[in-house]
RNA sequence: GCACUCGUAGCUCAGGUGGAUAGAGCGUUGGCCUCCGAAGCCAAAGGCCACUGGUUCAAGUCCAGUCGAGUGCA
Repeated sequence: GCACUCGUAGCUCAGGUGGAUAGAGCGUUGGCCUCCGAAGCCAAAGGCCACUGGUUCAAGUCCAGUCGAGUGCA
């Protein structure tokens, strides 16, 4: 330099046939339980989906560019 894959919560990921409020596990906080803690149970906070534009009535999802990460080739 070229090609491909990926970028979604603090971490690991799902959601990729476009459609109504974007989810799970772990973690964090609070409560219940307990003599205290762990475990268990309940609840809450936390994301406008890497960034910028485009298509569309409607974009996390499609298209283009930029940035970053990984793999392969040279």
Background: A computed fold for a 74-nucleotide RNA from Deinococcus marmoris DSM 12784, annotated as transfer RNA. It matches the Rfam family "tRNA". Its Rfam clan is "tRNA clan". From the family's description: Transfer RNA (tRNA) molecules are approximately 80 nucleotides in length. The coordinates come from a structure-prediction model, not an experiment, and the mean pLDDT is 81.